[in-house]
Notes: RNAcentral holds the full RNA, with entries from ENA. A computed fold for a 486-nucleotide part of an RNA from an Elusimicrobiota bacterium, annotated as small-subunit ribosomal RNA, 3' major domain.
Context: one part of a larger RNA
Parts: sequence; structure tokens; C1' cells
RNA sequence: UGACGGGGACCCGCACAAGCGGUGGAGCAUGUGGUUUAAUUCGAGGCUACGCGAGGAACCUUACCUAGGCUUGACAUGUUAGCAGUAGGUGGGAUGAAAGUUCCUCCGACCGUAUCCAAUCGGAGGCUAACACAGGUGCUGCAUGGCUGUCGUCAGCUCGUGCUGUGAAGUGUUGGGUUAAGUCCCGCAACGAGCGCAACCAUUACCCCUAGUUGCCAACAGGUAAAGCUGGGAACUCUAGGGGGACUGCCGGUGAUAAACCGGAGGAAGGUGGAGAUGACGUCAAGUCAGCAUGGCCCUUACGCCUAGGGCGACACACGUGCUACAAUGGUCGGUACAAUGGGUUGCGAAGCCGCGAGGUGAAGCCAAUCCCAAAAAGCCGACCCCAGUUCGGAUUGAAGGCUGCAAUUCGCCUUCAUGAAGCUGGAAUCGCUAGUAAUGGCGUAUCAGCCACGACGCCGUGAAUACGUUCCCGGGUCUUGUACA
Repeated sequence: UGACGGGGACCCGCACAAGCGGUGGAGCAUGUGGUUUAAUUCGAGGCUACGCGAGGAACCUUACCUAGGCUUGACAUGUUAGCAGUAGGUGGGAUGAAAGUUCCUCCGACCGUAUCCAAUCGGAGGCUAACACAGGUGCUGCAUGGCUGUCGUCAGCUCGUGCUGUGAAGUGUUGGGUUAAGUCCCGCAACGAGCGCAACCAUUACCCCUAGUUGCCAACAGGUAAAGCUGGGAACUCUAGGGGGACUGCCGGUGAUAAACCGGAGGAAGGUGGAGAUGACGUCAAGUCAGCAUGGCCCUUACGCCUAGGGCGACACACGUGCUACAAUGGUCGGUACAAUGGGUUGCGAAGCCGCGAGGUGAAGCCAAUCCCAAAAAGCCGACCCCAGUUCGGAUUGAAGGCUGCAAUUCGCCUUCAUGAAGCUGGAAUCGCUAGUAAUGGCGUAUCAGCCACGACGCCGUGAAUACGUUCCCGGGUCUUGUACA
């Protein structure tokens, strides 16, 4: 100087408390451990691994296993030699699961030596052989780059000069207030400065201006079963470009007259308005050699490459994360209303018709503020159920179908009928959340032929309760103290 303390003081954070809803019990989905297996490819491991890499494992992917095959190789560059009815292509036979191996055939105005530079030499380009080499998801993340997690969006981390100390070092950065903040004020052997904080950026909430189609419809006219449907309009909504607006600016109080805090006015918004992007010096030899790059080591008729099938999907069990429930604030049936984000040409696909349905047919429109996906759902109105393992719950299983795809047996999703399991609110323990939040309801997108999505990322609808407080648990910050630790 740090680190640590079941030392002290002060202060924060859904850290506790106050509340609301979960997990832990059930069934299923998914990841992991374990076990099994020819293989169940590999990585990730307290917080910071475990719906994680994977934002799509039937083949492919694929790295694993079994079997069959190739050896200058699936791919790159170079050298030497050779081949121009050569390589190849068409058609066919044998073998084979395929890849491959092998044998023929046809092609003489033909698929073809194209094409480019050049100019009738030749080179690039093609093939064969031999070499150099390629190749490796083989090892080392404790050799590395790059990127990332984490403490933590915590308020810290440092430097120059000066001063103090023999020196390590200290001071500044401590102290008194204050703040979300090393934020600001005051004081001070310090005076300044840098990286962080904040602000600058985009978004959302209000207003104005400009613009008016594909969006809008107040007034006028036409029109319908209904409808901005039409003439038209430029007000409103909205869209998207510009601007305004919030700064403790104003008032009162408290305070050291300071910084600031408390209350109030006006205002769409008030003290960082909400929510993003943004992550200091560093820590964990944290993670990644399997995104990529890369040193070293290792393999080279194989640890490389191709192919078929299988596996990554196994299942006594254990754990994590979720979904659906156990019902009446509910279930079922009928009627009826209101969104936003998005996506669409190998695409989205309307109306109509067929089918109980998944879906089929059909083809209008749309490269989309125009057309389509598209039905929002919870809600509201009415009816039935009457507390039961039920008209709760839907696992499991049987049958019949639909769709994608070369192909759904291992191993896809969906529909209909039948079947109807466990489950009656979950022990110890444990998680999330402070407001348009939790809870609850649906919708969209990426990946993607399809889909194991109940996941991830977004969007809107409905919309709470509670916070006395900081004694305690956890994590963190500042000062101080002890130490036989570094």
C1' cells in the first nucleotide's frame, strides 16, 4: 500500500421488510448430469454452465458410429513432362445401397477444343503423370489476436508539477454539507489535468410550421343493404421533415449569504420526465483454437476426402428452465366490439366453390400507408353446467386423414373420431417484480421446404397491491481500526 475481520461509523441496491404472483408436488416440453450404447460428436460448470453456442439435428447440417470406397486428393498456388478424335458429352452393359470401379457404343459439316490476349508461333484456360504441397471441427483459450461474460452503469481509477517522508509511499482523491454520481459548494500544501459520471445521439409524451397519397372525412353534393364508395375538401387523425418546449427558469421556506433540499405556481411533461444506446483503471491465467484468425505440437493410402445407413431423439434415475392444469373471478355454446409491432414475388395469396376439419380448388389483387397474411384474444351480451376427479384437466393410446419434402420406420407438424392418466394449490427451501410495472390476454418476426417454438426477440389490450423502515440476510461504495496474510 492492499486484502481480510462472526471490528466500528456513514450510505446505497426488489438486499431485507411491506405486498402480488410463481418455482419446489402432477403431466408434458426443453437443457444438463448419470447410465446405456457401435456411436449416443464437441464445447459451456457457483453467482457469471444447464430453452446456453443451436435465430430450426428426418437426408443435408454433422464434427460421432458402422460399412463401402478415394489417395496431388472435395479446394488453392507453382514446377517439369506429356495429351489435342485428348479430356469431356450422348446412349448403354457389369458390379454396387450409394459413392465409386470397370467395359463398350454413338458423335467425321457433331455437344465440343468455346472464350480472352495474340496473330497463325505461342500463352492463359482443359486433362494425365510426377513432384512441391493441399487438407485436419486433431491438441494446447495456461503460447495468442479478436470478441464476450462478470463485479457494475457500481462511482470510481489515475497523471503532471509542487509539498511531506531516509524510503515504500502520502498529499491532491481526506474533512463539513449535498447529489443518482469523485454531482456540486465550502474548507484545506496543494494547484491543475485525463479516463469514467453527466451532457451531446436515436426513441416516447405536448404544441406549431411545411407537405397531402396509397392515409384522413368536418362542412357541401351524389350514392348504398352497408361502406370515404364517388365528386370534392386540406379542417381533424395520421405520416415525416423542420422548429418550439423543461432550465430548479419563477414564488415561498430551510440552509453557511453557498451547493442544494422541501413545498407551490404555471405546464402535455418537474427536478436525470419514461425507456434505450453508451460499460472507466482493472478482476476472475473467467469463456471461446468448434465463428474467424494465429504460434507451437501432432496425422499425411489418414486424425484428410467421398458415400449409404445409423446416431446426435437411447432411459431405472437426479437437477435446472418453461408450458398446461388442478377449476365457478370457471368450463362449454351462440352473438358482438376494440389494437400495435411486423412480414410478403422461388413470396403473401382475397372472394367464390368442395370438405366436420387440417386442407383442397380457385385465381383477383399486391414489389405493398393501396393488395394479402389477418380471425386479435382476454372483454361485453345471452344460454347451459351446480362443486363431482365433474361438461375440471388434458397426458397416453387406437383408428382414419391432411401438409411439407427424393424420403416422415428409427425421428416432423397438423386435423377428426374414440380413449380419457396424474393432478383437488404442492415439505424443507427458493425466484421475480416499485407503475402502464407485476399479473393476465392475444398478435408479429428471425431461423425456416417442413418442424419437434411451450424457446428467443418484439408488439399492443386489460391492469393491480405494497414500501413503517434499515435491526437482520446478500452484494456494493466511502472513511476508520486490528492483523503473525500478500
The coordinates come from a structure-prediction model, not an experiment, and the mean pLDDT is 84.